Context: one part of a larger RNA
RNA sequence: CGUUGCAAACUUGAGAGGAGUUCUCCCUAGUACGAGAGGAUUGGGAGGGACCUACCCCUGGUGAUCCUGUUGGCACGCUCGUGCCAUCGCAGGGUAGCUAAGUAGGGCAGGGAUAACCGCUGAAAGCAUCUAAGCGGGAAGCCCCCCUCAAGAUAAGGUUUGCUGGGACUUCGGUCCGAGAGACCCCUGGAAGACUACCAGGUUGAUAGGCCGCAAGUGUAAGGGCAGAGAUGUCCUCAGCUGAGCGGUACUAACGGUCGAAGA
Repeated sequence: CGUUGCAAACUUGAGAGGAGUUCUCCCUAGUACGAGAGGAUUGGGAGGGACCUACCCCUGGUGAUCCUGUUGGCACGCUCGUGCCAUCGCAGGGUAGCUAAGUAGGGCAGGGAUAACCGCUGAAAGCAUCUAAGCGGGAAGCCCCCCUCAAGAUAAGGUUUGCUGGGACUUCGGUCCGAGAGACCCCUGGAAGACUACCAGGUUGAUAGGCCGCAAGUGUAAGGGCAGAGAUGUCCUCAGCUGAGCGGUACUAACGGUCGAAGA
C1' cells in the first nucleotide's frame, strides 16, 4: 500500500514444512519343521541405541556482579580493622539465569487409494483363463491421521464486538472548528529480542529502580565480656554480609505529543 468505512479480538485452512528409525530379550515354544545339528512363521509383552522436542523439580556444570578462608606486597601515620595488586593471586562453596551428563515426552494405532503379487466371477475362444466388462486382497512406499507455520490464498475468506454526518462558513466543488472506537511516537521495562518485531505497563499505575519482608547462598561479622603467658578459644551470635528469586510498598522515574473512519 492492497484486501472497498475505520478498528479490536477470535478463527477456517488453500498451501508449505516437520516427523516417519532400529535392535535385543521373554512368552507362544524347544512347538511346527528336521535323522540330527538346529530351529521358526504368527500373535502378545518388556527393555534399549541413535535421533527429535520441551523443561530445570531432582543429579550436576557454569555462575570474573554473592559469601568465606588464606600467601606475599602496597596504602589508609601505627595497633585494630579495612581497601588494592599479584591469572578472579590462590583456595572452598554458591542464588537466579543458561545448561547436560539430568528430567519428561515422541515414532504408535487407524482409515483410503495402490505396486509387485494373490484371488472371485467371466467371455472373446461351448474348454481354460485374475481381465476384455465387473468385484476383492495386498507394502517401511503414496494420500490422510500427528506437530508447526499459514488469507499478499490479489480467488486477499469467516465470526463477534466497538466506533464515525455535531457546529460554523460556502462560489455547493469544498474549507474550518469540535467530537471520536482505536492506534502510534515517546517513556518505564521484560523468563521477548541482532535491528525490528512481540509482551507487560505509563499515575484510574506495582513497569523498572529504591526501601521493607521472605526465600536462598555463605557460615557465626565488627565491637565488647570471659578463659589463656600467648597463639587462640568461647559468649553476646544459625551471626554479619548478600546479584539476578518471591511478595509488599508510589519514595524515584513512566514526562510530553501525534494520527485516526462513508460516498453513491